Predicted 3D model of a 551-nucleotide part of an RNA (large-subunit ribosomal RNA, domain I) from a Patescibacteria group bacterium. The full RNA is in RNAcentral, with records from ENA. The coordinates come from a structure-prediction model, not an experiment, and the mean pLDDT is 82.
[in-house]
Context: one part of a larger RNA
Formats: sequence, structure tokens, C1' cells
RNA sequence: GUCGAUAAUGAAUGCCUUGGGCUGUUAUGCCGAAGAAGGACGUAGUUGGCAGCGAUAUUCGUCGGGGAGGAGUCAACAUCCUGCGAUCCGGCGGUUUCCGAAUGGGGAAACCCGUCCCGUUGGGACAACCUAUUAUGAAGGCAACCGAAAGGUUGAAGUUAGUAGUAGGUAGGGCACCACCUGAACUGAAACAUCUAAGUAGGGUGAGGAAAAUAAAUCGAAUGAGAUUCCGUCAGUAGCGGCGAGCGAAAGCGGAACAGUCUAAACCAUCCCGCAAGGGGUGGGGUUGUGGGGCUCCCGAUAUGGGAGAAAAACAGGUAGCAGAACGCGCCGGAAUGCGCGACCAGAGAGAGUGAAAGUCUCGUAUGCAAAAUCUGUUUUUCCUCUAGGGAGUUCCCAAGUACCAUGGAGCACGAAGGCUUUGUGGGAAGCUGGGGGAACCAUCCUCCAAGACUAAACACGUAACAGCACCGAUAGUGAACGAGUACCGUGAGGGAAAGGUGAAAAGCACCCCGGAAGGGGAAUGAAAUAGUACCUGAAAUUGUCGACUA
Repeated sequence: GUCGAUAAUGAAUGCCUUGGGCUGUUAUGCCGAAGAAGGACGUAGUUGGCAGCGAUAUUCGUCGGGGAGGAGUCAACAUCCUGCGAUCCGGCGGUUUCCGAAUGGGGAAACCCGUCCCGUUGGGACAACCUAUUAUGAAGGCAACCGAAAGGUUGAAGUUAGUAGUAGGUAGGGCACCACCUGAACUGAAACAUCUAAGUAGGGUGAGGAAAAUAAAUCGAAUGAGAUUCCGUCAGUAGCGGCGAGCGAAAGCGGAACAGUCUAAACCAUCCCGCAAGGGGUGGGGUUGUGGGGCUCCCGAUAUGGGAGAAAAACAGGUAGCAGAACGCGCCGGAAUGCGCGACCAGAGAGAGUGAAAGUCUCGUAUGCAAAAUCUGUUUUUCCUCUAGGGAGUUCCCAAGUACCAUGGAGCACGAAGGCUUUGUGGGAAGCUGGGGGAACCAUCCUCCAAGACUAAACACGUAACAGCACCGAUAGUGAACGAGUACCGUGAGGGAAAGGUGAAAAGCACCCCGGAAGGGGAAUGAAAUAGUACCUGAAAUUGUCGACUA
């Protein structure tokens, strides 16, 4: 040096799963000055972490459930509690330090310093802004009077400014979802500027359990449809496009879900302000496009239907639970769920656990049943509340810096042709014999009624429970199976790990020997100790020892 054996180091591999990933179904969804979210500090007999709780602190009350053990866990010792029903589970309450919007003032968060009141071991009030309301009420101006003037006095008005009180509200938080405002670049175009990426990412404001949208000045095409939202299709079509890259509808049809309403004005009544003109408040009236309404006159009905309100009852469901069938013997073994033999149940042979592989051992499963309290839904009843027509005449009303036009943008699939929507600037109507739209424009025809407002469901997202998976199995699967957003890094924003497995049971090696200890040798436990907590299996690189061979 080569080969082999054996031991060490090492952690792969195999097996396992407490943890993850994804999907579906059902249910459910805001919290906060009555102090939230999130934290700090405390709190147990001993108490370090995690979890719970708050000076009533490992808990208190009450109403239910439950029925033998219990005082969370790592993790034990001590001391206690418990059939006078504990621990535990659920409903409703109580307490809830300090910080934090943080709000008496301050502040380097969890600390410091006050004032006032009360029934004084103690309790309470004291920030700002908005709205309403009550009280008070300057300066200045005005008027009158006094004065030569400077100025003084008085008065009314002004809901004045302000000040004080009372009541209500706001604030701050929320992963994702939503609306509005704002708004990139890389990239693609094989370069790049229009274009694209994209109204995306990011930033801001605001709301809710959903939000937004919503009841035609819509669409359509020569038939007609009839609010909005969402899904499928229409369709990669019609189109847009340095006609490049690319972008990309709508009607219609098939479904989900369906729901429609209220003001302004004319006119009437009443109250207030005003000399008046007129204005304002409240109530009635009224809400439409085969135009509607008002007013005057005429005809007709005396009921019907609705509610997006409240309460009660019943029922259903949720938040604890309850009942729940059926097996023995022998054998191997450390252990029976295995094998053999013979039985049984099944509306239950889903699944998990138990010393190996269990329908009949345990928990469950099928099936059936249950609530004092509280929440949700449905139905019914009661209350509350809303709700009607036709004709004739009259021409009073029908949302103005609006429609519309010009021009500059933006949005519509549509980018300097043009239409629609919206908007900056300039101009600027009509009033039903009116006005908008039908993709330049005109005519005819069709269609609708802007310039006020509200509106459930179908749709988005989060969370929980349940169910499932040709999903992962510890370098995988969440970053995190373990005291993980931890340790650690960074001034900070922020970045961010590694780390699972003894055994069925600690039975975790009494005792003896060597050693200062570590460790080892016996002995003991165990089925096994080359399963000894550096613990299942234990590959390879690497190392030691022994053996063989060295041509």
C1' cells in the first nucleotide's frame, strides 16, 4: 500500500407524527371615552418559562350540565379541597393595577406632579373638537343727556365676540375584503419615444359585516326588453392598435337572487319674522312619460294589499350534555388485538386508543334524546305604520350656471375621425307645442324624462365547527411539530434561524470495585442496555485496532 474483520466518529436512510398545506359544507362577523386593539407589571406554599387571571389576581357570584377525583403545564415535594357534589364544561354577571386614542398637567410608554368635591382606610370630577340648548355677556358702533373740548353718564339693539353649565356625538384599532382620491417603474414591444406593464404595486381618506351599485333622460332595432349585482355563454367575436407588441367589448341567451320606494315644486292649513314685497318652520298634498301632478266641476268605491317596524308565543337551530348492541377458552410470546376452536351484535364492520394486527376491552360510531340562561332564524297573533280609481276643463307646477356649444383632459374594449359619460376654462337655454338618446350630421320613426334621496338578496373577504385529500412527513410541510416571529443581527425601518423520536411501563442502573472527577468493570431492571436520558434504526466520508497478502 491492497483486501477483510471489528470498533469509533458521523448523521444519511427506513419507520413514526404532536405540526402544517389545500378544498368543500354549514354557521357567523366589527371592537372603542361604560376606556378598545396591543402591551408593561404583578398574581401559586416553594415559581424560572409558557398558559390563565388582575390588589376579589392559578380566581368571585349565580343559573345549568356533570358525577369522582382534584389543586394548568414543563415537574416534583409539601400542604390542602372533594357525595353538605369538588376539579371540569356551558350561559349570564362581578372584579379588571399601570401604559396605550389616553383625555387634569407633564413625560424619555407602563412614570412624575397637581386642583376641586364627597358620606374620607375610600370614591369621584377636571383634555380637545362638533351639534343642540341654557345662563351670562365685553370692546366697538348708534341714540339721548352733560361738557368749550378732552371726555363722561344712561339706554336700546346685536340669539355679537367671549365665558360657564347641561345633553349627545367624534377620536383610536381591525389580516383580508370594499368605495373614493392619488399613482410609479422594472418589464414587453427582441432597441425606443406613442403604446405596454397598469389604473397594477405603493401612498392617502372613509365605511361595513359586507362595501359599492340600484328602480331608465337604459338598452335595442323596426319584433321588443324592463332596477342593480354575480356566474356561464356570446367571444378571443365586433372592434381598438407605432393596425406593432398587444388590448378587447355589448346586446341577446342560460342561470343565482329578486323589491321596490321617498322627496323638491304647484296648491292648502297653521305658526314665526317683516311696514310691505317676501322669507322661514311644521303638517297636508304630490312623485309621473301610452306624460304626470295641482286647481275647478262631475262619476265611482268604503275595501284591499304591503312593511325593509315593535312585542309575545310556538317551532327549528346554536352555545354544556345524555343513552348507546355484541366474547370466551387454548397455544406461541415480555405483552394478544395474532394463530386454533367455538360463539354473538349489527340502523353500529367510520375512526382512534389499548404492551403486536380488536365489530363484541376503552373512547366512540349508527340511531334516538336534552337547556335554567342566552343568541339566531321561521311562522302566527297583537300593536304600530303605509296603501286606491275614472272623465272634462284650466295651463299653475314638474330639480339652472344645470342641459347644451366651443376648447383642453379623463373614463367608456375604443390611442388627435366620431358617439356616450365626466370634468377644467369660456359662453349659456327651454319649461311639455318642453327636453335627452338611438356611434359624425339631417329627416322620419322608435325610445326615455337629467340636473334630489333611500333600498334587502344573489357577489367579496375573515373566523369557527365539521368533512375530505392519487397533499408534506422534520434540509419536507407554515418562518415556526420544540419556551418562534423566539434566540440572534441591525441606531432604525427591518432581517430572522437552528432545534422532533429511550422504553409497553422509569422499571432512568440499589449495592460493590477502580478513579479527584468524568468515565468504566461487576451486579440489578427490562423482551432487548451495541434501548442508559450524548438514548429507535444507525449508511458514507474519516479514524483506531486486529488479520491476510505484498507479485